[in-house]
Molecule: Lysine riboswitch aptamer
Organism: uncultured Hydrogeniiclostridium sp.
């Protein structure tokens, strides 16, 4: 230097089932009230097509009603930059978003506090700050038969062990 093969744990990521929430919510039908603009993708622009023979959308009653996201358990599937990013550039677009690629940040988990966004939500998830735990390496310092065993400081996974060439 190359290959292989590991470990860190409330370990990450993806998916089937099942419950609960979503909701008696929204679409649907009817009556009634009033309004002029309204649809064709999520917004802007072009462009078509529709409305006072009351539309789209809103309000009341009445009837009849979901789903997706997200969350919780069991279980499975791939893994240990697994993975994420609320970062920056490019492709992609008529311009943004969303998708995809690069490059740049984060060892890992919990919890607590703050902004934004997504949400039905005070759930959740993403980002930052603190603090705790924890694995790992190196330095010291104290121990040990012995990188054994504690403790402090520090650092990053393109690290860190093991084996083999």
């Nucleotide at each position: 230097g190359g290959a292989u093969a590991g470990a860190g744990g409330u370990g990450c990521g993806g998916u089937u089932u099942u419950a609960a929430u979503g909701a008696g919510u929204a679409u649907g039908g009817u009556u009634c009230c009033a309004c002029a603009g309204g649809c064709c993708u999520g917004c802007c622009a072009a462009g078509g097509c529709u409305g006072u023979u009351g539309a789209c959308g809103g309000g009341a009653g009445c009837c009849g009603g979901a789903a997706a996201g997200g969350u919780a358990a069991c279980g499975c599937c791939g893994c240990c930059g697994a993975a994420g990013g609320c970062g920056c550039c490019g492709c992609c677009c008529g311009g943004c978003a969303a998708g995809c690629g690069g490059c740049c940040c984060u060892g890992g988990u919990u919890g607590c506090c703050g902004g934004c966004a997504u949400g039905a939500a005070g759930a959740a998830u993403g980002c930052g700050g603190c603090a705790a735990c924890u694995g790992u390496c190196a330095u010291c310092a104290u121990u040990u038969u012995a990188g054994u065993a504690u403790g402090a400081u520090g650092g990053a996974g393109c690290g860190c062990u093991a084996u083999c060439c």